[in-house]
RNA sequence: UCGUGCUAGGCGGGGAAUUAGCGGUGCCCUGCACCCGCAAUCCGCUACAGCGGGGCUGAAUCCCCGGUUGAGGGGGGCGCGGUUUUCGAGCGAUCGGCUGCAGGAAGUGACGUUGAUUGCCAGGACCCGCGCAACGGGAACCUGCCAACCCCGUGAGGACCGGAAGGUAGCAGCGGUACGCAGCCAUUCCUGUGUGCCGCGGCCAAUCCUGACAGGAGUUAACCCUGCCGCAGGAGCCGAAGACCCCUCUCGAGGCCGGGUGCACGG
Numbered sequence: 001u002c003g004u005g006c007u008a009g010g011c012g013g014g015g016a017a018u019u020a021g022c023g024g025u026g027c028c029c030u031g032c033a034c035c036c037g038c039a040a041u042c043c044g045c046u047a048c049a050g051c052g053g054g055g056c057u058g059a060a061u062c063c064c065c066g067g068u069u070g071a072g073g074g075g076g077g078c079g080c081g082g083u084u085u086u087c088g089a090g091c092g093a094u095c096g097g098c099u100g101c102a103g104g105a106a107g108u109g110a111c112g113u114u115g116a117u118u119g120c121c122a123g124g125a126c127c128c129g130c131g132c133a134a135c136g137g138g139a140a141c142c143u144g145c146c147a148a149c150c151c152c153g154u155g156a157g158g159a160c161c162g163g164a165a166g167g168u169a170g171c172a173g174c175g176g177u178a179c180g181c182a183g184c185c186a187u188u189c190c191u192g193u194g195u196g197c198c199g200c201g202g203c204c205a206a207u208c209c210u211g212a213c214a215g216g217a218g219u220u221a222a223c224c225c226u227g228c229c230g231c232a233g234g235a236g237c238c239g240a241a242g243a244c245c246c247c248u249c250u251c252g253a254g255g256c257c258g259g260g261u262g263c264a265c266g267g
Stems, first nucleotide, its partner, number of pairs: 001267006009057003012030004020046005034054005063260007072251006081245008090237002094235002097231002100228005107223002109220003118214002121211005127202005132196002134193007142183004151176004159168003
């Protein structure tokens, strides 16, 4: 150095959780990696830390060590910064939305030479006064009831005065009436009105409508524009909490690089 046969080793590993601890089943990552049995109220072990059985490979692409890179997991930090989610009896400077008021008239719309705004005149409306009517309220009138006595009349019986004639007061009853109550609401009076296709008068000024005349081009403000009060709180801002990016510590699969590791026999 070559060949043959073996052996150690290997045939997956890792993170979190659990556990006194280790490993496994289960979860997650890596990515493709022999089979069977056991197992989360779990299973098996004890620092050589899964156990039991079977199979393959085998000293190197494969086993071991170091470096580098690094999926992913865990702890902490920053909240300075970025993204995002949720929340707030938060704010209302800004943008946007809504309501109302005031103003404007460039544009759209509408009205206008079949004549706008305006001026003037007339009439009407409106308004004021009166009347009438309608309706409501009150009173009077009318009807009925209505006083144990302290209202009226009459007043049996009885009482009182008187010798008598006669007289006096008067209960019950009867009749009536006042206050009051109830009815009636026809009539009269008073009063009121969110009343009236009603009448009369006023109508200075203002408003509106209609018409005549003058004159000849604007008028209006729905949309729109501006300002202000207000409402809500969409955007935004502020605050709180969380997640991710970020920083740091830690574990770390896989990839890449470098190094290391046998035994026996024969040529």
Record summary
The prediction has a mean pLDDT of 76. Bacterial large signal recognition particle RNA from a Candidatus Krumholzibacteriia bacterium, 267 nucleotides, folded computationally. Of the family's consensus pairs, 93% are formed in the model. The sequence was found by an Rfam model in a public genome assembly.